[in-house]
Context: one part of a larger RNA
RNA sequence: CUGGGCGUAAAGCGCGCGUAGGCGGUUAGAUCAGUCGGGUGUGAAAUCCCUGGGCUCAACCUAGGAAUGGCAUCCGAAACUGUCUAGCUAGAGUAUGGUAGAGGAGAGUGGAAUUCCCGGUGUAGCGGUGAAAUGCGUAGAUAUCGGGAGGAACAUCAGUGGCGAAGGCGGCUCUCUGGACUAAUACUGACGCUGAGGUGCGAAAGCGUGGGGAGCGAACAGGAUUAGAUACCCUGGUAGUCCACGCCGUAAACGAUGAGAACUAGGUGUUGGGGAGCUUAGAGGGUUUUGUGGCGCAGCUAACGCACUAAGUAGACCGCCUGGGGAGUACGGCCGCAAGGUUAAAACUC
Numbered sequence: 001c002u003g004g005g006c007g008u009a010a011a012g013c014g015c016g017c018g019u020a021g022g023c024g025g026u027u028a029g030a031u032c033a034g035u036c037g038g039g040u041g042u043g044a045a046a047u048c049c050c051u052g053g054g055c056u057c058a059a060c061c062u063a064g065g066a067a068u069g070g071c072a073u074c075c076g077a078a079a080c081u082g083u084c085u086a087g088c089u090a091g092a093g094u095a096u097g098g099u100a101g102a103g104g105a106g107a108g109u110g111g112a113a114u115u116c117c118c119g120g121u122g123u124a125g126c127g128g129u130g131a132a133a134u135g136c137g138u139a140g141a142u143a144u145c146g147g148g149a150g151g152a153a154c155a156u157c158a159g160u161g162g163c164g165a166a167g168g169c170g171g172c173u174c175u176c177u178g179g180a181c182u183a184a185u186a187c188u189g190a191c192g193c194u195g196a197g198g199u200g201c202g203a204a205a206g207c208g209u210g211g212g213g214a215g216c217g218a219a220c221a222g223g224a225u226u227a228g229a230u231a232c233c234c235u236g237g238u239a240g241u242c243c244a245c246g247c248c249g250u251a252a253a254c255g256a257u258g259a260g261a262a263c264u265a266g267g268u269g270u271u272g273g274g275g276a277g278c279u280u281a282g283a284g285g286g287u288u289u290u291g292u293g294g295c296g297c298a299g300c301u302a303a304c305g306c307a308c309u310a311a312g313u314a315g316a317c318c319g320c321c322u323g324g325g326g327a328g329u330a331c332g333g334c335c336g337c338a339a340g341g342u343u344a345a346a347a348c349u350c
Stems, first nucleotide, its partner, number of pairs: 003322004007304002012318001014201004021194003025088007033081002035077008049065006091191001092188004096183004103177007110154001115149007125136002162169002206247006215241002220236004258317001262313002266295001268293003272289003278284002299306002323350003332343004
């Protein structure tokens, strides 16, 4: 290497697009590269194996045979794979009509609330906690009414509801824009699946430049608690959180379950659509399809559990694992402004 595996024991790349490669529906014909049969040549001898022979046997020696992954060439077969030709429509896609949606980008806009400012009323407390104190307040706070400023987030609706490849997406309106589902026809005619490299997207935190800054709030300061308290609790509070542009490229990026197709009991809820038409006239029931949940049979599983959204049954492709620690570290390479990321050992040790 072969092997066995990857929900939780080690192991599915965070997620797309896609190059090479691998694999690939159906019919007919051609070809004979793969494949299969046969022939020839070669595959030195010794060794190994088989059958004999010779040393009293054996080791040993010796004769013959067999074997020799294969290679070359010739003749033939034509099912399958390949290639070529001509088709097909069940895969895939296009056109048309509808449907739902927090899918994305930009612009505008609304109300509640917090904070601050101004003015009125009003007076001694407010705030906070387990209890307090720091803090705020007679320079008039808290409370309450009116007005204004500004930033951020969008209560109810709201739902194991929806959309998106993933990250993720939630006030309202407009513009631009991606995808999905569905119905009936028409069209293209295998155009498909996966995908090493590559390339794009990628929460939060962090970084650069410039804005913005209400609330919250690492760091920090103070007050408490405590034996101590570099914490938990309280009062403040800077980066940050927000916006634009550019980086970073990581997460328990999780369904800890790669993507795609096929097959395999049921029964129940729910989202979007379709058709038939039963009961009724509130709509409900039944059917089909697309998602999304909770049960459950066979089967699988070490068990837990999974069970048409498989972890079942079989096949094609990619990624990954191979005892624990050392270590996702060192060194080197590549990337990055940095932080660091990525690729990735060994000694030693149990």